[in-house]
RNA sequence: GUUCGGGGAGCCCGGGAAGCGGGCUGAGAGUUCCGGCGGUCCGGAAGACCCGUUGAACCUGCUCCGGGUCAUGCCGGCGAAGGAAAAC
Numbered sequence: 001g002u003u004c005g006g007g008g009a010g011c012c013c014g015g016g017a018a019g020c021g022g023g024c025u026g027a028g029a030g031u032u033c034c035g036g037c038g039g040u041c042c043g044g045a046a047g048a049c050c051c052g053u054u055g056a057a058c059c060u061g062c063u064c065c066g067g068g069u070c071a072u073g074c075c076g077g078c079g080a081a082g083g084a085a086a087a088c
Stems, first nucleotide, its partner, number of pairs: 001088003004052004010024005019037001031046006058083003064077004
């Protein structure tokens, strides 16, 4: 590089409500379509982004510990601890 695959989507404020509007961190915080449900939602497909064993993308421990914040994986620790997706 090609093909294929893995992964997440939190918190706060406003609003009578409208899967609505605004803000924070971040690479990304749900853009489009379909279905379901009316639950401040769920599932599927596509897209964006990150990551693929030289793996801290992401998950577990974690309803954890310390700091900070209106609040939150917001920052640090836990931690090279245990898992985690590859062929050419």

The RNA shown here (TPP riboswitch aptamer (THI element)) has 88 nucleotides and comes from an uncultured Verrucomicrobiota bacterium.
The sequence was found by an Rfam model in a public genome assembly.